This is a predicted structure of a 90-nucleotide RNA (transfer RNA) from Pedobacter arcticus A12. The coordinates come from a structure-prediction model, not an experiment, and the mean pLDDT is 80. Rfam family: tRNA. Rfam classes the family as a transfer RNA. It was read from a public genome assembly. The organism belongs to Pedobacter arcticus, within Bacteria.
RNA sequence: GGAGAGGUGUCUGAGUGGUCGAAAGAGCCAGCCUGGAAAGCUGGUAUACUGGCAACGGUAUCGUGGGUUCGAAUCCCACCUUCUCCGCCA
Numbered sequence: 001g002g003a004g005a006g007g008u009g010u011c012u013g014a015g016u017g018g019u020c021g022a023a024a025g026a027g028c029c030a031g032c033c034u035g036g037a038a039a040g041c042u043g044g045u046a047u048a049c050u051g052g053c054a055a056c057g058g059u060a061u062c063g064u065g066g067g068u069u070c071g072a073a074u075c076c077c078a079c080c081u082u083c084u085c086c087g088c089c090a
Base pairs, nucleotide, nucleotide: 001086002085003084004083005082006081007080010026011025012024018070027045028044029043030042031041032040046061047060048059049058050057051056063079064078065077066076067075
């Protein structure tokens, strides 16, 4: 340099253009259970800004930036980056 496959919440990893801020599992937190643990069960668990005393809400964000569309994690373009294979120079 060429070809191909990827980038999603702490991690792994699903995700027909609408039912998605996002399945499921792991981890973590709280509770239940126990004499106490482990195991098990239940619930919760991204970030930023913002409203609220709080509880709890609102908006935006799926590598980055654009585009298509009434509507994009999903389709298109460019770039960044990871992996695999091939090639070239040394």